[in-house]
RNA sequence: UGGGACGUAGCCAAGCGGCAAGGCGACGGACUUUGACUCCGUUAUUCGUAGGUUCGAAUCCUACCGUCCCAG
Numbered sequence: 001u002g003g004g005a006c007g008u009a010g011c012c013a014a015g016c017g018g019c020a021a022g023g024c025g026a027c028g029g030a031c032u033u034u035g036a037c038u039c040c041g042u043u044a045u046u047c048g049u050a051g052g053u054u055c056g057a058a059u060c061c062u063a064c065c066g067u068c069c070c071a072g
Stems, first nucleotide, its partner, number of pairs: 001071007010024003018055001025043006048064005
């Protein structure tokens, strides 16, 4: 420098046009003499950034940023 993959919560991770599942963790509560276990609730107006397409974008397009892989 060229090509490719990926970027979603504190961590892991699903979703592939119609406002984001789940798990771990954290916090609050129930239970318990206390703790653990178990159960309930809360935890992403911004899905890497900026534009574009669309009635509507995490999802499609473009550029850039970051990580990784391949080639030189």
Molecule: transfer RNA
Organism: Petrotoga olearia